[in-house]
Molecule: small-subunit ribosomal RNA
Organism: Alphaproteobacteria bacterium
RNA sequence: AAAUUUGAGAGUUUGAUCCUGGCUCAGAACGAACGUUGGUGGCAUGCUUAACACAUGCAAGUCGUACGCAUAUUUAUAUGAGUGGCGGACGGGUGAGUAACACAUGGAAAUCUACCUUACACUGGGGAAUAACUAUUAGAAAUAGUAGCUAAUACCGCAUACGCCAUAUUGGGAAAGCUUCGGCGGUGUAAGAUGAGUCCAUGCCUGAUUAGCUAGUUGGUGGGGUAAAAGCCUACCAAGGCGACGAUCAGUAGCUGGUUUGAGAGGAUGAUCAGCCACACUGGAACUGAGACACGGUCCAGACUCCUACGGGAGGCAGCAGUGAGGAAUAUUGCGCAAUGGGCGAAAGCCUGACGCAGCAAUGCCACGUGUGUGAUGAAGGCCCUAGGGUUGUAAAGCACUUUCAAUAGGGAAGAUAAUGACGGUACCUAUAGAAGAAGUCCCGGCUAACUCCGUGCCAGCAGCCGCGGUAAUACGGAGGGGGCAAACGUUGUUCGGAUUUACUGGGCGUAAAGCGACCGCAGGCGGUCUAUCAAGUUAGGUGUGAAAUCCCUGGGCUCAACCCAGGAACUGCACUUAAAACUGGUAGACUAGAGUAUUGGAGAGGAUAGUGGAAUUACCAGUGUAGAGGUGAAAUUCGUAGAUAUUGGUAGGAACAUCAGUGGCGAAGGCGACUGUCUGGACAAUUACUGACGCUCAGGGUCGAAAGCGUGGGGAGCAAACAGGAUUAGAUACCCUGGUAGUCCACGCCGUAAACGAUGGGUGCUAGCUGUUGGGUCCUAAGGAUUCAGUGGCUAAGCUAACGCAUUAAGCACCCCGCCUGGGGAGUACGGCCGCAAGGUUAAAACUCAAAGGAAUUGACGGGGACCCGCACAAGCGGUGGAGCAUGUUGUUUAAUUCGAAGAUACGCGAAGAACCUUACCUGGGCUUGACAUACCCAUCAUAUCUUCCCGAAAAGGAAGAGUCAGUUCGGCUGGAUGGUGUACAGGUGUUGCAUGGCUGUCGUCAGCUCGUGUCGUGAGAUGUUGGGUUAAGUCCCGCAACGAGCGCAACCCUCAUUUUUAGUUGCCAUCAGUUCGGCUGGGCACUCUAGAAAAACUGCCAGGGAUAACCUGGAGGAAGGUGGGGACGACGUCAAGUCAUCAUGGCCCUUACGCCCAGGGCUACAAACGUGCUACAAUGGUAGAUACAGAGGGAAGCAAUACGGCAACGUGGAGCAAAUCCCUAAAAACUACCUCAGUUCAGAUUGCAGUCUGCAACUCGACUGCAUGAAGUUGGAAUCGCUAGUAAUCGUGGAUCAGCAUGCCACGGUGAAUACGUUCCCGGGUCUUGUACACACCGCCUGUCACGUCAUGGGAGUUGUUUUUACUCGAAGCUGGUGAGCUAACCGCAAGGAGGCAGCCAACCACAGUAAGAGCAGCGACUGGGACGAAGUCAUAACAAGGUAGGCGUAGGGGAACCUGCGCCUGGAUCACCUCCUUU
Repeated sequence: AAAUUUGAGAGUUUGAUCCUGGCUCAGAACGAACGUUGGUGGCAUGCUUAACACAUGCAAGUCGUACGCAUAUUUAUAUGAGUGGCGGACGGGUGAGUAACACAUGGAAAUCUACCUUACACUGGGGAAUAACUAUUAGAAAUAGUAGCUAAUACCGCAUACGCCAUAUUGGGAAAGCUUCGGCGGUGUAAGAUGAGUCCAUGCCUGAUUAGCUAGUUGGUGGGGUAAAAGCCUACCAAGGCGACGAUCAGUAGCUGGUUUGAGAGGAUGAUCAGCCACACUGGAACUGAGACACGGUCCAGACUCCUACGGGAGGCAGCAGUGAGGAAUAUUGCGCAAUGGGCGAAAGCCUGACGCAGCAAUGCCACGUGUGUGAUGAAGGCCCUAGGGUUGUAAAGCACUUUCAAUAGGGAAGAUAAUGACGGUACCUAUAGAAGAAGUCCCGGCUAACUCCGUGCCAGCAGCCGCGGUAAUACGGAGGGGGCAAACGUUGUUCGGAUUUACUGGGCGUAAAGCGACCGCAGGCGGUCUAUCAAGUUAGGUGUGAAAUCCCUGGGCUCAACCCAGGAACUGCACUUAAAACUGGUAGACUAGAGUAUUGGAGAGGAUAGUGGAAUUACCAGUGUAGAGGUGAAAUUCGUAGAUAUUGGUAGGAACAUCAGUGGCGAAGGCGACUGUCUGGACAAUUACUGACGCUCAGGGUCGAAAGCGUGGGGAGCAAACAGGAUUAGAUACCCUGGUAGUCCACGCCGUAAACGAUGGGUGCUAGCUGUUGGGUCCUAAGGAUUCAGUGGCUAAGCUAACGCAUUAAGCACCCCGCCUGGGGAGUACGGCCGCAAGGUUAAAACUCAAAGGAAUUGACGGGGACCCGCACAAGCGGUGGAGCAUGUUGUUUAAUUCGAAGAUACGCGAAGAACCUUACCUGGGCUUGACAUACCCAUCAUAUCUUCCCGAAAAGGAAGAGUCAGUUCGGCUGGAUGGUGUACAGGUGUUGCAUGGCUGUCGUCAGCUCGUGUCGUGAGAUGUUGGGUUAAGUCCCGCAACGAGCGCAACCCUCAUUUUUAGUUGCCAUCAGUUCGGCUGGGCACUCUAGAAAAACUGCCAGGGAUAACCUGGAGGAAGGUGGGGACGACGUCAAGUCAUCAUGGCCCUUACGCCCAGGGCUACAAACGUGCUACAAUGGUAGAUACAGAGGGAAGCAAUACGGCAACGUGGAGCAAAUCCCUAAAAACUACCUCAGUUCAGAUUGCAGUCUGCAACUCGACUGCAUGAAGUUGGAAUCGCUAGUAAUCGUGGAUCAGCAUGCCACGGUGAAUACGUUCCCGGGUCUUGUACACACCGCCUGUCACGUCAUGGGAGUUGUUUUUACUCGAAGCUGGUGAGCUAACCGCAAGGAGGCAGCCAACCACAGUAAGAGCAGCGACUGGGACGAAGUCAUAACAAGGUAGGCGUAGGGGAACCUGCGCCUGGAUCACCUCCUUU
């Protein structure tokens, strides 16, 4: 010099956020245990459970220098038992009991203390026995008895004694000897030291669902008793003592130094070591002794074990080892007294399971090792792979070294201060050989460091929390790789920490859990100003104590460390003492600002009671009057011709008091509303006077306390639980309606709860304002203004808050006091107590279960919420579907198969732009197996390929015969090609998964939206922009604005149609001219139509009005076209795990003589039924017949096909022309004229028969068409439902794709050509804003209760079992005490007799065990029973969340399968609309 250097968070509630709040994790520790593994040493530690039972050995003896005897031997000595002394009260063990003066800290007085130390004094003289021993008796033994002998430092008197004891005096009381003569002892007294006993103060676990306990109890006096104070004991007297500052009772527990954790404060703990206590088989008791009520002593009782000759005895490991048992679990029946210590002894010495050592155990802490360097071809093998490579990995091998530890051999301390060493084959040192003998374990989804493959397929399994696993699992199991720690590593358990999650340090209570319903008030807590004093709190100094060890600091010793040693610091405490006097407190005195009293005044639904009043409802009476009334969404029950309803008059009775009326008033709260009287409480303002802190809060306690409900007696008009009926409904124990009883009202008495709310306890002080209003006062310039006090509202600043919000009426800043909270559920429940007539209230848990429950706010979505807007969404219209027949698709059914997919909108004339075979994927049967198809290798052939014919067969396939005989070339069977064969790799799959995918598509929706950057606001999710005012088809544009810009969408750019110009005229056209066969046919022309290139044109450009001078809107002009001119293509971010693995592509899985391939036949075409989409009709706006005009757009060579001929026709024959503005399809149809005249028809055409045509190998299953004949249903279609806003609907025909053939479908084309839209209330869909939400898989959401089943814990329960305990009584072992003691009796007295004293015995009191009776508490079991929690996809409803479809909730009462419903009162934690009041802005 130092001794105090110290505080980390994360996961999990949500779509996301902030907060609240629990659960969980990361750390440290352990007398631990378990799993896997295990080289060495040092130091520690090791029955936490059964204070369960113990075999065996040892753990307390020693002294011959106290004594006699016996034995051995030659003396001397040794040994043995006994008498005697000291020690067995220490040391060692354990923690059962104990909540206590047991322990801790600090004190105190009324005590004792062997051995030890000091001092003084003494140690004289006698006596009687007895064990051992001998003899003998009893007994199995243990042991006991009788007779006899003997000694002492054993025992007993006497003497003497002080400073001893006692007393008022008298008085009483010791001793022991041995000796080698050095000494060792003995006695008394006084001190000391040590040890022990006692008392007091303070501290010392939990429960109040334990609130009263106590008769020796509290005190006194006398007596007794103890070493010692004391009710310690006893007699009497008094009636005290303890307790909310927790007595008593119950449960649990040895206490402390310390240990562990923690930043600390605290928390938990009390192994090892140390101090104290208690216990020693269980209970009781005393004896001896200095000390015990005694672990290895005694007696008794009990349980257990053992011995026994059955008579009787013996025993106590919670000493060290050890055994059994229990348990997850804890060691050797070791060595030694060498050291340290203890007992005895004069000593030698003896004893010592204390102790020193060793053994066992990774049980802990510490240390060391398992090699070091070099080594790339980055070996092999493994694993992965994008097939290239990567990784294991300098790792290995190889090369060069080293030898710590272990091993072997040799040497060898200290511990000992003369001798003595268990440890000890010690530590340590040296040598020898050789990398030799020495690495595991857990983890790798996040927290949390570390990733891939395979297997598995909600299985097996994992999991600390969140959670993984349902075919691509970094989460299961294995492997490779990686990460952590390491002779260990994980797991489990426990404690603290994190947890500020019990908050003293250091939390909260408006809405998250939490303010008592309100007030009064005792105890308690807190308390205004000034002065003096005391010194309890407080502060400072000093003294004593706070054991040692531990922790900490500094040194030192083991090679380091752990460990050990020394010194210091610290032990934050307690006590005493000295001082200070500011603050708190006590005492005394004073003050007036708090509080209160008096006076004056006004305001008020404050309370109680008596009376009075009018309006209305109802009932009754009477009149008028007639058929309905009433009620509802609509009805019915109900009332009414016996006269209702309506109306007029009268009577009765009860209840409530319209307007005024007001975020107005009063009251502590509940609450209070007509008027008047009486009684009465409180607040407020003003003025002066008085008292003088009298105050605030308040556990327990007391009082008041809405509605409902209860009791007794009244009253009863209206309303109205229950109840009845009618409706509604699937049901309707409801909502609605008609009735209606308790009740509602009064008096008296209970109840004591409400969303009893401002969800905000009371009091005091402080902290910007503005603006209403109520009651007072003051001032002024007075219908008003200013100001002040007390209330009552709104808005806002600072500040606070998780946010919402609060904001002088605080949820702000502070102080004081009370109440309450500590995750959700179970549960405000059970049990117990208290209260109540009951209903019930109050106080108030646990087991079990979950990882959340919750608050505020955000974005969405949703609403049987609101506002605005749009759309063929409705409305206004036109035409349909739904009825019929047929076509077509689907379901279903059937079948050998009826292949597969599509399923609300967004499947269903859809994939399929065309199933007789093929297609074809399905079925039956027949065949093939490197395959129908691709590539590679090997062999063969070139007689290949290909073609023809025949046989068998349903064909495929198979067999036979014949024709055919590749190209290049370096001339090499060299190359290429083709075919065949064999085998292997492989092919193939319309098999599976569209929930593994790509691509493509549908839909919301051509809806106007969807986003970003920067900035700003918000803790944040997010917001703003994008909202607002206008406007638009449009987030289109304008204006405003904490926003400014931008992107994808909208629009435009593209195509087409409508107008014009120009260019160009063949195959198109023909106005003019000419010819003509009369046909633009020809010449000619390109003017026009048309064709197809290029241009123009439309932009709210112009005018007027409106609008904000804007955007824009309305009207007009011009124009072919006017306000995006019509149509198309074009589809934002995204949604639907939408559709498609069967177009195609593709991961994984599956099949491989078949799930592949070929072939024939069949099926996809079935047919009780149902649905979708269509066609044709039901007729006269039509049918039939006839005559006859006008399109557009397409297609055509295996094609379109004219003219002509045949056929009634489908069609056939034949074939000009045309690869097309040239030819052909090609005729357009509806339109027009005539007939039919309202009927199942001259409507309609199904069905069926016959006869044909065409395509095609082939029309049976199963094609289309034609002719003749047949002539069904159907007369305009229920509920419901679809399309369409202009060249649209409707109607009419035409073409095309597919295609040999087959369209009522699909795609396209033109002809004719309407009606209606007032408008946005309603239905549907969509957009924007706003609101509510318990939804977020987002309303197809969420969610409640009964019932049924299973599991678990728990309450009640007739009882039953056990345990603890209380009271009363009975019994009364041993023992001490007291009494007695006729029996027995050595020491003393006495000559003797005898006495004193003692003993046995007996009696009594106390008392352990035991027993009886009655309780009390606790625990176990219990038929049956109550609710609770959890469970897979059960049943019935739908109560709640949106206005949840009857707003919800609280209290109470009744009812009901169940959620629930209804009545009464209350709350907003109710949406929407309107009004009132207040505020803000203009």